[in-house]
RNA sequence: GCAAACCCGCCGAAAGUCGGGGGCGCAGAGCCACGGGACUAAAGCGGUCACGCCGCCAAGUCCGCCGGGCCGCCA
Numbered sequence: 001g002c003a004a005a006c007c008c009g010c011c012g013a014a015a016g017u018c019g020g021g022g023g024c025g026c027a028g029a030g031c032c033a034c035g036g037g038a039c040u041a042a043a044g045c046g047g048u049c050a051c052g053c054c055g056c057c058a059a060g061u062c063c064g065c066c067g068g069g070c071c072g073c074c075a
Base pairs, nucleotide, nucleotide: 001026002025006021007020008019009018011016024064028071030070031069032068034067035066036065037062038061039060044056045055046054047053
């Protein structure tokens, strides 16, 4: 310097983002979804007589999961 869980509020179908409070931790817990991985599954497809429900699925999400790229600090 950053800011986990949790609480409040907004947004979102959700995962989750953002803002406020709050500090678990982090010498890059800075930025980037390029590779891997994980999360969600609205739309779509399939199952069901049908509803419900179930399954598949990322273009969505996570950089505080790993690798990589870029930038940076100390000795």